The RNA shown here (Bacterial RNase P class A) has 370 nucleotides and comes from a Deltaproteobacteria bacterium. The model forms 94% of the base pairs in the Rfam consensus. Rfam family: Bacterial RNase P class A. For this family Rfam cites "Ribonuclease P: unity and diversity in a tRNA processing ribozyme" (Frank and Pace, Annu Rev Biochem, 1998). Rfam classes the family as a ribozyme. It was read from a public genome assembly, where an Rfam model found it. The source organism's lineage runs through Bacteria, Pseudomonadati, Myxococcota and Myxococcia.

[in-house]
RNA sequence: GGACCGGGCCGGACGGUCGCCGGGCGGGCUGUCCCGCCGGGAGGAAAGUCCGGACUCCGUAGGGCAGGGUGGCCGCUAACGGCGGCCCGUCGCGAGGCGGGAAAAGUGCCACAGAAACGAGACCGCCGGCGGAGCGAUCCGUCGGUAAGGGCGAACCGGUGAGGUAAGAGCUCACCAGCUUCCGGGGUGACCCGGGAGGCUCGGCAAACUCCACCCGGAGCAAGAUCAAAUAAGAGGGUUCGGCGGCCCGCCGCACGCCCUCGGGUAUGGUCGCUUGAGCCGGCCAGCAAUGGCCGGCCUAGAGGAAUGACCGUCGGCCUUCCCUCCCGGGGGAGGCGCACAGGAUCCGGCUUAUAGGCUCGGUCCGGCC
Repeated sequence: GGACCGGGCCGGACGGUCGCCGGGCGGGCUGUCCCGCCGGGAGGAAAGUCCGGACUCCGUAGGGCAGGGUGGCCGCUAACGGCGGCCCGUCGCGAGGCGGGAAAAGUGCCACAGAAACGAGACCGCCGGCGGAGCGAUCCGUCGGUAAGGGCGAACCGGUGAGGUAAGAGCUCACCAGCUUCCGGGGUGACCCGGGAGGCUCGGCAAACUCCACCCGGAGCAAGAUCAAAUAAGAGGGUUCGGCGGCCCGCCGCACGCCCUCGGGUAUGGUCGCUUGAGCCGGCCAGCAAUGGCCGGCCUAGAGGAAUGACCGUCGGCCUUCCCUCCCGGGGGAGGCGCACAGGAUCCGGCUUAUAGGCUCGGUCCGGCC
């Protein structure tokens, strides 16, 4: 320098004008209406709704059947089909990528091609017998043998060699591979290392049925609760309570209860649930890591036909084109583009999918120069 591999992160900034949603403060002064000021207002995926949980209601003695899901091992976690580390297989020169119970319990299926697709199988070839043709080499027919060779296929019933044979064949033998099983050693474990025996060989598919092990009650915030003498929600005052204080007055807080006054919706309505949470940021510690613990700091949408928008300016970015510079790289001019994917709806942890452009970390292979 080139070609790659695996992570992490950002994904416009600032300002002006006019608006939108929901708060706080002040005022108009009572119309639950208006005005002013202050501060807040989508995402890395808010998405798909594919898993898992919190929460709520219903159900529930315990167990089983049915049904659904998961699947190497060990760990993490509230839980998971997620994540981390490791094991095995496979692909890649490599960094790394992808995959994971059982096909030797049973049933079923295996397209096309091919003679034959799992109770294997004679199309060509090879070999033998018989018959025929030919002077002959040889050829033809027929009956058998044969899985060594050809050919088909994603896959053809272990591989190589020797013996054997008419030709052949695990038919026999040696080695290798695989399977079953036993022993020793290592590891928490998946599994790994070493040695022995056996019979000779056993195809693939479980996102086909099935078997084994483990997990799972159902519905979902339109869950659910509350308000009918309206006695809800809300506002003001008092009292109780707490803090400041030796005590009183006073001030502050207002969580709960009680009292008074005001106020006010009509069940297709109002209010709660509703956002402080397995939270975010920083540091330290334990651990290879996922993750956990401790300390400090922070509060960050809460609406329900549902707000977060529109326009403009400067900077940034991208695209096209031209110029300067010996090249790399850099700089400049002109024109174009408001500029990726996309937006909360009870909340949280994941996965998957979409994403213009850009930043960054670690690593691999190849080449050049010193």